[in-house]
Notes: Predicted 3D model of a 95-nucleotide RNA (c-di-GMP-I riboswitch aptamer). The sequence was found by an Rfam model in a public genome assembly. The coordinates come from a structure-prediction model, not an experiment, and the mean pLDDT is 83.

RNA sequence: AAUUAUAAAAGGCAAACCGUGGGAAACCGCGGGACGCAAAGCCAGGGGGCUAACGCGCCGUGCCUUUUGGGCGCUAUGCCGGCCCAGCCACUGAU
Numbered sequence: 001a002a003u004u005a006u007a008a009a010a011g012g013c014a015a016a017c018c019g020u021g022g023g024a025a026a027c028c029g030c031g032g033g034a035c036g037c038a039a040a041g042c043c044a045g046g047g048g049g050c051u052a053a054c055g056c057g058c059c060g061u062g063c064c065u066u067u068u069g070g071g072c073g074c075u076a077u078g079c080c081g082g083c084c085c086a087g088c089c090a091c092u093g094a095u
Stems, first nucleotide, its partner, number of pairs: 002095004012037002017032006035082001041088002045085003048080003055074005
């Protein structure tokens, strides 16, 4: 340096759930907690998934003159790296 994760050591991360804070939500931060993880480290570029505030359309209600609030559908600019691919970086051992 390349390949690799069968055995070892040192360690690392932390699902659900709970507390707390943020957010319209999806979800996220911190603390607790461990289902798992050899990249469960980084990255939202591609695929995929989640949400729908704003906006648009439809329906309906109320009001009484242009303002407020409801339901349904569509939409990412929001989110997921612990769904996959690409990209970047890295500990230890083995060959």
Rfam family: c-di-GMP-I riboswitch aptamer. Its family is annotated with cyclic-di-GMP binding in the Gene Ontology.